[in-house]
Order: sequence, then structure tokens, then C1' cells
RNA sequence: CCGGCCAGAUCGCCGAGUCGCACUGGCGAACCGGGGAACCAUCGCACCAUGGGGUGAAUCGGCGGGCGCUGCCAUAGCCCGCGGUAGGGCGACCUUCCCGCCCGAACCCGUCAGCUAACCCGGUAGGCGGUCAGGGAGAGGGAGU
Repeated sequence: CCGGCCAGAUCGCCGAGUCGCACUGGCGAACCGGGGAACCAUCGCACCAUGGGGUGAAUCGGCGGGCGCUGCCAUAGCCCGCGGUAGGGCGACCUUCCCGCCCGAACCCGUCAGCUAACCCGGUAGGCGGUCAGGGAGAGGGAGU
């Protein structure tokens, strides 16, 4: 000097996941999600396959490989890899343009749910990064004097 790790402080990001009062089991506000009328929507025929639904941006393909009913081939389906994509996030007061960097998962209900006033039920987790953090433009707010 560079890089990595740990601790503290502080700032920030994804997300509804924050705040206040209590505290033996909690309560309230706010935010978020689900169920739930009328009206509206759905409703017909044939074939094949197949339950359906919810949270979430996380859908929908293509190519290659593997598993795949007792023997072979094949199918639904599942797994892995590559590369796309509907859609989504970040770049430090805020907005916007350019440019850049990323995500494009996972889980739940259990045969059941369209919308939906009243009403009913539930959640408030988890994870990650920075130590002045790309450039331009514009507007607003706050604090202080």
C1' cells in the first nucleotide's frame, strides 16, 4: 500500500414488516394480506390433457443433459446447466434524463374461494450493503440566522 474477516458506531437498500403503551400470556395506531353481497362477470359445442387458488417483480419460451410406471420406446411431470423474456430493484434530501449495476426466487392453502359494501380473519419477518458513495438538468422542503 492492496485485499479479506470480526466488533462497534452511523448511514442506506429489498420488503407491509414501523411507532406508541405495557409486560405473566399482550394492547393500540399505522401499513400490508386474505375471506366475504347486490350489480357486473363467468355460462355454448367438440377433442386432448388436467384439480383449483393465494403471497410475491419473479412470468413465458428456446437449447442441451438426466430421472421418468415391469422389458424397450415415448408422454405428463421433476431435476441440472446455458442463454433469453413479461415484469421488478438500486445508483445517498427529492424528481427526472442519460449511463451503469442487478433480480427475474421461494413458499403457502388443501378439493375450496371471480368482483364485492357491511362484516370477519391474519402479518408486522427475514436478508444485504456503504463509510461520501456515476454524470447532467430542475424544482421543492427542512434547519439555522
The RNA shown here (c-di-AMP riboswitch aptamer (ydaO/yuaA leader)) has 145 nucleotides and comes from a Micromonosporaceae bacterium. It matches the Rfam family "c-di-AMP riboswitch aptamer (ydaO/yuaA leader)". Rfam describes the family as follows. This family represents a conserved RNA structure found upstream of the ydaO and yuaA genes in Bacillus subtilis and related genes in other bacteria. The ydaO/yuaA element is thought to act as a genetic 'off' switch for the ydaO and yuaA genes in its native state. The sequence was found by an Rfam model in a public genome assembly.